[in-house]
RNA sequence: GUGAACGCGGGAGAGGCCAGGUGAAAUGAUCCUGGCGCCGAAGGAGCAACCGCCCCGGAAACUCUCAGGCAAAAGGACCGCGGCACA
Numbered sequence: 001g002u003g004a005a006c007g008c009g010g011g012a013g014a015g016g017c018c019a020g021g022u023g024a025a026a027u028g029a030u031c032c033u034g035g036c037g038c039c040g041a042a043g044g045a046g047c048a049a050c051c052g053c054c055c056c057g058g059a060a061a062c063u064c065u066c067a068g069g070c071a072a073a074a075g076g077a078c079c080g081c082g083g084c085a086c087a
Base pairs, nucleotide, nucleotide: 001086002085003084006082007081008080009079010078015036017035018034019033020032021031037070038069039068043066044064045063046062050058051057
C1' cells in the first nucleotide's frame, strides 16, 4: 500500500397513516389482507463522466424504486480502529 470474510466503534432519510379481518385484547405500535402517502444508504436496474488501442468489459453517493424501509430495537451503504493475508 492492497484485500473477501472477522471483532469493536460511528452511521442518514421517510406515516407509530387509513380501512377491513383474526382475536379476550391490535379504538395503545405489534398478526393477516387491502389502500393512499413518503424515503434511499442492503440488494437490484438505468444513464455515462471516466478506465480500457479495438471487440468485449468495468464504472457513482446521479436516476428509478422491483425489492427494502418510514417510533424504538434490528437492519444499514459507507467511515475509523484492531487483527489476518499478500506485496